[in-house]
RNA sequence: GUUUGUGGUCUGGGGUGCUUGAAAAAGCUGAGAUACACCCAUGGAACCUGAAGCAGCCAGUACUGCCGUAGGGAGACCAUUUCAGUGUCGC
Numbered sequence: 001g002u003u004u005g006u007g008g009u010c011u012g013g014g015g016u017g018c019u020u021g022a023a024a025a026a027g028c029u030g031a032g033a034u035a036c037a038c039c040c041a042u043g044g045a046a047c048c049u050g051a052a053g054c055a056g057c058c059a060g061u062a063c064u065g066c067c068g069u070a071g072g073g074a075g076a077c078c079a080u081u082u083c084a085g086u087g088u089c090g091c
Stems, first nucleotide, its partner, number of pairs: 001083001005080006011041004016035001017028004047072003053066004
């Protein structure tokens, strides 16, 4: 410092569904299904909108593909490292 990686601090963003059941509760997927947790923070598919979307598949909303070089979406600082530039000294 309009470079690279890593770590930290503080701060901020986000979701919580489906099936069975009278209920209690049980089951499914998932990082997380209200967790002193988990995920994500601009090189941003965490998450929201389109969307009660389309195709396949499933007991099912899950899963896969599309939609998607669509529209939105929450960041600062510190340490260290690397690279580049400049200056100085020595050979």
The RNA shown here (TPP riboswitch aptamer (THI element)) has 91 nucleotides and comes from Bifidobacterium aquikefiri. Its Rfam family is "TPP riboswitch aptamer (THI element)". Rfam's curators write: Vitamin B(1) in its active form thiamin pyrophosphate (TPP) is an essential coenzyme that is synthesised by coupling of pyrimidine and thiazole moieties in bacteria. The previously detected thiamin-regulatory element, thi box was extended, resulting in a new, highly conserved RNA secondary structure, the THI element, which is widely distributed in eubacteria and also occurs in some archaea. Analysis of operon structures identified a large number of new candidate thiamin-regulated genes, mostly transporters, in various prokaryotic organisms. The THI element is a riboswitch that directly binds to TPP to regulate gene expression through a variety of mechanisms in archaea, bacteria and eukaryotes. through a variety of mechanisms in archaea, bacteria and eukaryotes. The sequence is in RNAcentral, with records from Rfam. The organism belongs to Bifidobacterium, within Bacteria. Its mean pLDDT, the model's own confidence on a scale to 100, is 78.